This is a predicted structure of a 536-nucleotide part of an RNA (small-subunit ribosomal RNA, 5' domain) from an uncultured bacterium. The coordinates come from a structure-prediction model, not an experiment, and the mean pLDDT is 83. Its Rfam family is "Bacterial small subunit ribosomal RNA". The RNAcentral record of the full RNA draws on ENA and SILVA.
Context: one part of a larger RNA
C1' cells in the first nucleotide's frame, strides 16, 4: 500500500464486482444434448362427437419407438500431472489435414440385394439376449460416364534440390433424392405427367477462409550435500506407419550422442496476456476476465468420425457404492443447484429462454443449469443518509478544581426549515431488433403462380409493478470501533501496588501511574472500525 481473506465489536440503504485457497474427498436428487415427418417405414391409447352397435370421424399421419443425417470434439468444470517445444515470442512446413460456411467449374444415368421397426416363438429376477417371418429410405453395394483427381512411365519448364508445373499415352475413382409452383413447349387431353420452373440437397474438382497437426532459434523455479548420464542410445540404409517429417517403430550396419554455459538426479510449479507494490530497477503472484496447455473415480486401449483416443461414449482391469430371485448386474457432480467430510473459511436443491450466443431444421419452432436475471454474504470499491440555519441565563446533569471558576457546550432544550434514505398511496420503462402474415417495387420465368432480394407495416420482457416520475407523511425509524509514554494526532482522575494486567519495538506496574483497570475529556476513520495471516 494491497488482499478470493478470517475472526472480534458494530451495522440504514443502493450501484457494481466477487463468494471451497482446505480433501483432483465421497455423493442422495432434479436438472445440464438434442433435433430434424421437406430422407424412410410403420403407427396409437386416452378423450370427444356419430352409430344400423359391425363401426366410423375428429383429435392426426398427432405422441412414444425404430432405421437415416447432422450435431454431440462446442460451450461448461478443474489444477491433479507436467520443469516439457508444456507456455511466451519469432519463423518453417517443397513434410500435412481441414464437417459445416464463402467463390468459381463440371455432373446428378441406369439396377439390386437386405435389415430394424412390425408380428409370431423362446431365454432371463432384472438389465438384456436369442430365432423365424415381412418392408422403406438421402441406409448399403455393384453397373455406366470421367472434365479431374490419385498410382506408375516418358518429355519439357522452374526450383529453395525436397520438389513444384506443362504434357502424352495407360489403369483406378462419383453420386440422392426431397419439396413447392405451373401448363408455353412434347405426351395423355377437364386436369396432370418421366414437361417446364424455382428452392434445399447430393457428387467431383479447383482456390481462398478458418481452425488444427508436426518442426525449430530464443525466454522465463529452487538444490552441486545431485558429476557424470546413455544401448533405439547417437547416426545410416531399407522398410512399416501416419494427413504429414522423423529411431515415432523394425531388420541390418557403424559407434556414437549430451555434459560445469550444469547433463543426470530430486525438490517444487499449469504457462502467459495480466495483478499487488515500487520513483524506477526490481521483487511477489498468476483468484475473477482472456489466450494457450492437460485432466474428467484409478490404470490402460481403441472404435465412429472432418475433427477424439472422446467429462454426462465403449470395451478391459482395479478400488469403492448400490441392485439381486446369488446365476448376474447398474454408476462415476473437476457440468448447475444441493448434501457430508475436511477447514479459520466461501452462496440458492430460484426465474427464464425476454436479449446475446450454439445445435437442429426449408421454416414454425424445439432444446440450451452457455447465457440474461433474481437470492445470500459489509467480501470488496464507490455513492448516499443518520439532519440544515438561528439559538448563552452560557441551563441542568457529569468531570476536573487552586473553591474563584473551568469544561462537556451552540452541544441541548427552544424558534424556523428540508423531506434523500424509510413508510403509504398512484403511475410505470429502456433494454425489442424483428419472426410468421399482409402491402409496394425489382429479378427469375411462359406466366398475374412459386421462389429470391429491398422497403413499409406487423407477435414476443424471465428481470418487474422493478427502476424511475408524482403526491402525502413526521426530525420523526438509521453510529460505531480503536486509540490517547515515545515512535504517533489525542491528559486528567479515581482504584490496584513487581499484584492484577499491558506489550509491534523501546519498554509499563513494587502507594501519588498521562504506559494497568474503570471514569470525564480528547485524536483517528466512520457503516464500518480493529487484530491476525500474506506479499511488496
Nucleotide at each position: 500500500a494491497a488482499c478470493g481473506a478470517a475472526c472480534g465489536u458494530u451495522a440504514g440503504c443502493g450501484g457494481c464486482g466477487c463468494g471451497c485457497u482446505u480433501a483432483a474427498c465421497a455423493c442422495a436428487u432434479g436438472c445440464a444434448a438434442g433435433u430434424c415427418g421437406a430422407g424412410c417405414g410403420a403407427g396409437a391409447a386416452a378423450g370427444g362427437g356419430c352409430u344400423u352397435c359391425g363401426g366410423c370421424c375428429c383429435c392426426g399421419g398427432u405422441a412414444a419407438a425404430g432405421c437415416g443425417g447432422c450435431g454431440c470434439a462446442c460451450g461448461g468444470g478443474u489444477g491433479a500431472g507436467u520443469a516439457a517445444c508444456a507456455c511466451g515470442u519469432g519463423g518453417g512446413u517443397a513434410a500435412u489435414c481441414u464437417g459445416c460456411a464463402c467463390u468459381c467449374g463440371a455432373g446428378u444415368g441406369g439396377u439390386g440385394g437386405a435389415u430394424a421397426a412390425c408380428u409370431c416363438c423362446c431365454c432371463g429376477a432384472a438389465a438384456g439376449g436369442g430365432g423365424a417371418g415381412c418392408u422403406a429410405a438421402u441406409a448399403c453395394a455393384g453397373c455406366a460416364u470421367a472434365a479431374g483427381a490419385c498410382c506408375a512411365c516418358g518429355a519439357c519448364u522452374c526450383u529453395c534440390c525436397g520438389g513444384a508445373g506443362u504434357u502424352g499415352g495407360g489403369g483406378u475413382c462419383a453420386a440422392a433424392g426431397c419439396g413447392g409452383g405451373c401448363c408455353u413447349c412434347u405426351c395423355c387431353a377437364u386436369g396432370g405427367a418421366a414437361g417446364c420452373u424455382c428452392g434445399c440437397g447430393c457428387u467431383u474438382g479447383a482456390g481462398g477462409a478458418u481452425g488444427a497437426g508436426c518442426c525449430u532459434g530464443c525466454g522465463g523455479c529452487c538444490c552441486a550435500u545431485c558429476a557424470g548420464c546413455u544401448u533405439g542410445u547417437u547416426g545410416g540404409u531399407g522398410g512399416u506407419a501416419u494427413a504429414a517429417a522423423a529411431g515415432a517403430c523394425c531388420a541390418c550396419c557403424a559407434a556414437g550422442g549430451c555434459u560445469a554455459a550444469g547433463a543426470c538426479g530430486g525438490g517444487u510449479a499449469g504457462c502467459u496476456g495480466g495483478u499487488c507494490u515500487g520513483a524506477g530497477a526490481g521483487g511477489a503472484u498468476g483468484a475473477a476476465c482472456a489466450g494457450c496447455c492437460a485432466c474428467a473415480c484409478u490404470g490402460g486401449a481403441a472404435c465412429u468420425g472432418a475433427g477424439a483416443c472422446a467429462c454426462g461414449g465403449u470395451c478391459c482391469a482395479g478400488a469403492c457404492u448400490c441392485c439381486u430371485a446369488c446365476g448376474g448386474g447398474a454408476g462415476g457432480c473437476a457440468g448447475c443447484a444441493g448434501u457430508g467430510g475436511g477447514g479459520a473459511a466461501u452462496c440458492u436443491u430460484g426465474c427464464g429462454c425476454a436479449a446475446u450466443g450454439g445445435g437442429c431444421g426449408a421454416a414454425a419452432g424445439c432444446c440450451u443449469g452457455a447465457c440474461g436475471c433474481a437470492g445470500c454474504g459489509a467480501c470488496g470499491c464507490c455513492g448516499c443518509g443518520u439532519g440544515a440555519g438561528c439559538g448563552a441565563u452560557g441551563a441542568a446533569g457529569g468531570c476536573c478544581u487552586u473553591c474563584g471558576g473551568g469544561u462537556u457546550g451552540u452541544a441541548a432544550a427552544g424558534c424556523u426549515c428540508u423531506g434523500u434514505g424509510g413508510a403509504g398511496a398512484g403511475g410505470g420503462a429502456c433494454g425489442a431488433a424483428u419472426a410468421a402474415g399482409g402491402g409496394c417495387u425489382g429479378g427469375c420465368g411462359a406466366a398475374u403462380a412459386c421462389c429470391c432480394a429491398g422497403c413499409c407495416u406487423g407477435a414476443u420482457g424471465a428481470c418487474g409493478g422493478u427502476a424511475c416520475c408524482u403526491c402525502u407523511u413526521u426530525a420523526g425509524c438509521a453510529a460505531g470501533c480503536a486509540c490517547c509514554g515515545g515512535c504517533u494526532a489525542a491528559c486528567u482522575c479515581u482504584g490496584u501496588g513487581c499484584c492484577a494486567g499491558c506489550a509491534g519495538c523501546c519498554g509499563c506496574g513494587g502507594u501519588a501511574a498521562g504506559a494497568c483497570a474503570g471514569a470525564g475529556g480528547g485524536u483517528g476513520c466512520a457503516a464500518a472500525c480493529g487484530u491476525u495471516g500474506u506479499u511488496c